The RNA shown here (SAM riboswitch aptamer (S box leader)) has 109 nucleotides and comes from an uncultured Bacteroidales bacterium. Model confidence (mean pLDDT): 81 of 100.

[in-house]
């Protein structure tokens, strides 16, 4: 990269450099930025996974399900994964589910 499996409507900030974009691709829209994007570094929150400790459940014991801590690995800190776009149902400018593709996180190769 390609593959599985789970999750994605909650949550979370500052200061240096730096100097025009960004919000995942391609369409339509909307939005955010020189009152400084994006990226990079410093600390700091957040708790999505995975270790770890602890508590409840539970069991001979582990698991297993729920909590809790943030000590490690990763993520991750405008807007729902920003809206839609693709199918489908409907009481139909509107509403619900699915799907896809996309983050992430562990496995496995």
């Nucleotide at each position: 990269c390609a593959c599985u499996u789970a999750u994605c409507a909650a949550g979370a900030a500052a200061g240096g450099c730096u100097g025009a974009g960004g919000g995942a691709a391609a369409u339509g829209g909307c939005c955010c930025u020189u009152u400084g994007a994006a990226g990079c570094c410093u600390u700091g929150a957040c708790a999505a996974c995975c270790u770890g400790u602890c508590c409840g459940c539970a069991u001979c014991a582990c698991a297993c399900c729920g909590g809790a801590c943030a000590a490690g690995g990763u993520g991750c800190c405008a807007c729902a994964u920003c809206c839609a776009a693709c199918c489908g149902c409907u009481a139909u400018u509107g509403g619900c589910g699915g799907a896809a593709a996309g983050a992430u996180a562990a496995g496995a190769u």